[in-house]
RNA sequence: GGCCCUAUGGUCGAGAGGUUUAAGACGCCGCCCUCUCAAGGCGGAGGCAGGGGUUCAAUUCCCCUUAGGGCUACCA
Repeated sequence: GGCCCUAUGGUCGAGAGGUUUAAGACGCCGCCCUCUCAAGGCGGAGGCAGGGGUUCAAUUCCCCUUAGGGCUACCA
């Protein structure tokens, strides 16, 4: 240099064009319960790497960029 893969809250992770006010778990916050703590119950906050395109509609498809990873070529 070329090709390929990955990127979703603090962490893990589902969704693969419309069924999504983006599922769930842990964690966090509040309340309940409890002598206290843990456990448990109820509720809440918090996320689609950035930009552009296609489309009536994009987290999802395409392109570029960024970051990470893999294979390979050249040089040596």
Transfer RNA from Pelosinus sp., 76 nucleotides, folded computationally.
It was read from a public genome assembly.
The source organism's lineage runs through Bacteria, Bacillati, Bacillota, Selenomonadales and Pelosinus.
The coordinates come from a structure-prediction model, not an experiment, and the mean pLDDT is 83.
Its Rfam family is "tRNA". Its family is annotated with triplet codon-amino acid adaptor activity in the Gene Ontology.